About this RNA
This is a predicted structure of an 86-nucleotide RNA (c-di-GMP-I riboswitch aptamer). Its Rfam family is "c-di-GMP-I riboswitch aptamer". Rfam links the family to the GO term cyclic-di-GMP binding. The sequence was found by an Rfam model in a public genome assembly.

Order: sequence, then C1' cells, then structure tokens
RNA sequence: CUGUUUAAAAGGCAAACCCAUCGAAAGGUGGGGACGCAAAGUCACAGAUCUAAGGUAUUCUUUACUACGAUGGCUGGGCUGCCAAG
Repeated sequence: CUGUUUAAAAGGCAAACCCAUCGAAAGGUGGGGACGCAAAGUCACAGAUCUAAGGUAUUCUUUACUACGAUGGCUGGGCUGCCAAG
C1' cells in the first nucleotide's frame, strides 16, 4: 500500500409512532423518537413495488387501465467514505 474480516475505538444514520407542513395520493420536509443499519452515504440506469391528479375506456356515476409521480430503509448496479487488532 492492497485485499479480506468487522474484534476494538471514534463516531454516523434514523424505522414505527406523534406534532407541524407540502402534495390529488403514494409519499416528501422539519422537530421529537429509536426498530434497526458496515455504507440505512449518494445516484431513479434496470427490475420490482406503491399511488392515479390528469388521460383512456366503461357505467347509472361506479369500475378498470395507465407514470410524466414516488420508494435508495425492495433488489441489482454506478460513484464515494471512517478506523483497523487478526
């Protein structure tokens, strides 16, 4: 220096839920709060999943389909990062 591992140390992030707010919704943002996470850092490229305002079709005013919306704490992948016993 590199790889593997994650024993240790320094730390980091923040699920559900509550309040406020944005949004048609899914969901996002801020505060509180910790289920957990070695990338639970970042990126919607691919798949998957969620929603259906708008659009299309159909009705006895319902129902179905649809992403240009969302999810990175769904999976793969790209990029980047702290320490380091063995």